This is a predicted structure of a 71-nucleotide RNA (transfer RNA) from a bacterium.
Its mean pLDDT, the model's own confidence on a scale to 100, is 82.
It was read from a public genome assembly.
It matches the Rfam family "tRNA". The family's RNA type in Rfam is transfer RNA.

RNA sequence: UCCCGAAUCGUCUAGUGGCAGGACAGAAGAUUCUGGCUCUUCUAACGGUGGUUCGAAUCCAUCUUCGGGAG
Numbered sequence: 001u002c003c004c005g006a007a008u009c010g011u012c013u014a015g016u017g018g019c020a021g022g023a024c025a026g027a028a029g030a031u032u033c034u035g036g037c038u039c040u041u042c043u044a045a046c047g048g049u050g051g052u053u054c055g056a057a058u059c060c061a062u063c064u065u066c067g068g069g070a071g
Base pairs, nucleotide, nucleotide: 001070002069003068004067005066006065007064010024011023012022013021018054026042027041028040029039030038047063048062049061050060051059
């Protein structure tokens, strides 16, 4: 330099055009003599910019970062 892939709650992960979901972690409560376990509830995310579309995490372009490959 060229080619391919990836980026979603604090972490891991699902979501192939129509309400962004789950697990763990965290907070509150119930239970318990206390703690733990268990149960309930809550908090929390689509890498940036632009485009297509009635509607984009999803499709397109570009940038950034990371990974793999070729020379």